This is a predicted structure of a 524-nucleotide part of an RNA (small-subunit ribosomal RNA, 5' domain) from an uncultured bacterium.

Context: one part of a larger RNA
This record gives sequence, structure tokens and C1' cells, in this order.
RNA sequence: GACGAACGCUGGCGGCGCGCCUAACACAUGCAAGUCGAACGGAACACGAGGAAGGAGUCCCUUCGGGGAUAACGGAGACGUUGUUUAGUGGCGAACGGGUGAGUAACACGUGAAUAACCUACCCUUCAGUGGGGGACAACAUUUGGAAACAGAUGCUAAUACCGCAUAAGACCACGAGGCCACAUGGCUUUGAGGCCAAAGGAGCAAUUCGCUGAAGGAGGGAUUCGCGCCCGAUUAGGUAGUUGGAGGGGUAAUGGCCCACCAAGCCGACGAUCGGUAGCCGGACUGAGAGGUUGAACGGCCACAUUGGGACUGAGACACGGCCCAGACUCCUACGGGAGGCAGCAGUGGGGGAUAUUGCACAAUGGGCGAAAGCCUGAUGCAGCGACGCCGCGUGAGGGAAGAAGGUUUUCGGAUUGUAAACCUCUGUCUUCGGGGACGAAGAAGUGACGGUACCCGAAGAGGAAGCCACGGCUAACUACGUGCCAGCAGCCGCGGUAAAACGUAGGUGGCAAGCGUUGUCC
Repeated sequence: GACGAACGCUGGCGGCGCGCCUAACACAUGCAAGUCGAACGGAACACGAGGAAGGAGUCCCUUCGGGGAUAACGGAGACGUUGUUUAGUGGCGAACGGGUGAGUAACACGUGAAUAACCUACCCUUCAGUGGGGGACAACAUUUGGAAACAGAUGCUAAUACCGCAUAAGACCACGAGGCCACAUGGCUUUGAGGCCAAAGGAGCAAUUCGCUGAAGGAGGGAUUCGCGCCCGAUUAGGUAGUUGGAGGGGUAAUGGCCCACCAAGCCGACGAUCGGUAGCCGGACUGAGAGGUUGAACGGCCACAUUGGGACUGAGACACGGCCCAGACUCCUACGGGAGGCAGCAGUGGGGGAUAUUGCACAAUGGGCGAAAGCCUGAUGCAGCGACGCCGCGUGAGGGAAGAAGGUUUUCGGAUUGUAAACCUCUGUCUUCGGGGACGAAGAAGUGACGGUACCCGAAGAGGAAGCCACGGCUAACUACGUGCCAGCAGCCGCGGUAAAACGUAGGUGGCAAGCGUUGUCC
């Protein structure tokens, strides 16, 4: 000098930041990922036209039991280019965003190359196409089992769900011929004859538009390989059998012992293998004249993880924090048969600890998902709350004022000092309080602001409401008195204290810093 700090004393305001460094300990409760009815069939409600049963009285018939016709009323079931909502099918998203640093000494990261060994949903550009069929399964209805979670059976049904057929190119597969290029495997391209592969519709009166399928290119994203860099220990010296390599096969988007059978016997190592310990890496941060040393909170990039271990499924993308399955530990429910759960998301609780905040407001802005849009969702984010935790700024008044007041301290009793300090006089109004006005942030004509009646502006009142902490032997700026008497105590080092202690304690004074000041811890 610095700090994600803590502790002691003290504490007026504002702006901007920061805030579990410990138990990757366990978690009550709420929220944190949905959306599309313009993909689809239903269901419920509303509305519309239409109007069934019933229906007093009257009229007609009557076998005297009753029957028929008719008004107001009444509103069933069915219907609809109607509207709203939506459990289900379907699509997209959920692999982003957010958290944490346990593991990892590794191509994890940083940097520079390579892929002639690769993938890529949505987006952009270009070319071509979108014909004609089929069978199901949810929902629903009926029903069975179960305490529940949930599961089963039978029957019906739609689609941008699923499956054949047609069409088929410069795509793909294998075969043949030629050209150009390269970096070893090879790459690009022309051509011949084969084989194989596609689609979906919605809205609108329509124009059209949003989609769908195949191909090529791009952008952005990802994957793999390599050179170099990357902590400590030799009181760790040998390590290694899928080990090292080969031709073959499997697998993958793709190379590869990645995996497998076979063959060979290699491969790494004092230029430190192996083993052990520690650790996420970087841009950066702190310090330093620099070289360097230390560090990796916040912000940004990458990686890894999601109760512990393992596994795959779906998908363009995961071996998936708020998905699935299995096993372990733990917690909860149970009718004892069986089930449910995962805060290292935001708040919050217990625990641990010297120590770290609200179970807040809003989607107004920025951004994200879905949607044609309106919009919905968003604890991302924007804000507010708490904390002097840090940095920065401001204030606690300014000018005058000697009888050098009183009081305090001290004294050689003369005085000295506190000290222009106070009183007193004249002012000011930052902050504060009250009253009035009141934003920018809103883009795009209008509307739309959580923050917020906030910032800011105007007016009024009144010096009123706002100073402490540490030190004073030397280092080191700042001294006297009393108390104590090697006691009580101080102390960073040297060292003070045993009767006049500037070093202990108190008081007065002084010095330093100041809403802080000291102490402790850590780094330079």
C1' cells in the first nucleotide's frame, strides 16, 4: 500500500459498487420454463336462429275414466363459417439463461496451428419441388385393480402425429472412363450406365402470407488432433498387458486400442516417467521504479459438477440442476402391499463459523422462449430493502469578539495554560424539517414507468438536529500532575514498573486521522 474481511469504541447524509471465503452440510414454504386453438379431434361455458315435453282457461268429442285443439309462459335435445377457456394429441423451447468450484496437474485452460478425418435446429442467400393413398393411438365412453402414486382392459376418433406409393437432381451408394491439384492417407471436377431416398398443411373472400421437402453456399455454434506454456515433493526411480505397434472388423458426426479377435514385443523415464500432495484455468487484480512476487471475490471467456455412483433414452444439440432408469445413504407418506423427494436457481430455515442481507416490487426498460399477431412466461434482468463492507463527495457552521470571564489543570503563589476557545454581536442555509411543483429513462403517431411523488426545482423555519477514535520513552508528530511501588500493569522491537515513572492507571494538555479510528489476519 491492498482486502469479499472480522473484532473493539463511535456513528449525520448522499452517489457508485460489494456482501457464506466455513459444511459440494441438511432443507419447511413460495416462486425460478413455458408457449402455440392460425397443426388437431374433443369438452365446458356464452351467444344465435329455431323451438320439444309441459301448460290455466275456453271450445269440441265422451263409454264420464278421459281424449283432442289452442294463447301467454316454458325452455330440452340436436344445429352453427360464432366467441371464450382449455385436459389431451402435435410443434418449438426446455442442452439457453441462473448457481457452484467438489473433482481435475489434464490438450482442463492459455496461445498458435490442423481437419485432404467432422456435425450443426432456428437465421440469411440460391436452385428445385410440395402428386396420390393407408392404418393407428391419446383424449373420450364403458370398465377393472389400488389406501395412494398410478396401472390395465374393451370400444370410437382427428391432425403439420405415423407408414407405404409416385416423382428424383449437381444429393447418397457402389462400378467404369477422363482432366486438374495436393501435404502421406488423398481433394476438386467432367462424363457413362445402375441402385436408393422427399414433402403438410394452416390463415385469408381473394391477392397473398406463414409453413413443409430435397440440394448448394454462408453466418454463428460445436467436435477432434497437434506445437509451446502451466504448482510442490527424489525422504516417490523405475512404470506399463489394451500396455506400444500392425493389417482386419465393430462403433462414432468423425480420426483413433475408442472397442474386439489375431499377430509382433514394444512404449514412457534423471530433459524427472510413475507415485504422493495441493489446485478449477485465463483476461485480469494487488504490490513493486522495474524485473519480479502474490492472487484468480465481483465483471468477462473456457472447463467441470448438480444428494453419491452408474447407465442410456429423446433430440440438431444432453449422457440432461428444477427429464428417465438402476444401485447407495438420508428424509417423508402408507391401509405395511407399496410409494414420494433432491435449493451448488431466488428468497428463506437449521447447522457450522470470527463472519456475510429481504420468504420485497416489476416485466416499464434490456435480453430470452413460444406465437402471424395481440400476448403469455421469465427470482435472467431492472429496481427497492438491510450492512460505514469498500471507494468517492458533503456536512456538523462563517466573520467579528480580551474583562484574556467563570470553571478545570498547574504553580516557585507572581503567574502560566485551556484560549478567540466560550459568552456576546453580525451573517449564511449545504445537509435537516415543512409546504408547493415535478421528470429523463418511452423506442414508433397514440398508449405504456416497478423504481417514484424518487431525483431535481421553488419557497419557508432555524445555528438550531449531526464527532469521534487512537497515540504522546526512542524508532515516531505530541508532557505535565496525581495514584501505584518489580505490585497492578504495558509492550511491534529496544524495553518500562523495586517511593518523585514524560513508558502502568487517571486527569489536564498536546499530536494524528476523521464518520470514522484503532486492533487482528493475509499478500506485496
The prediction has a mean pLDDT of 84.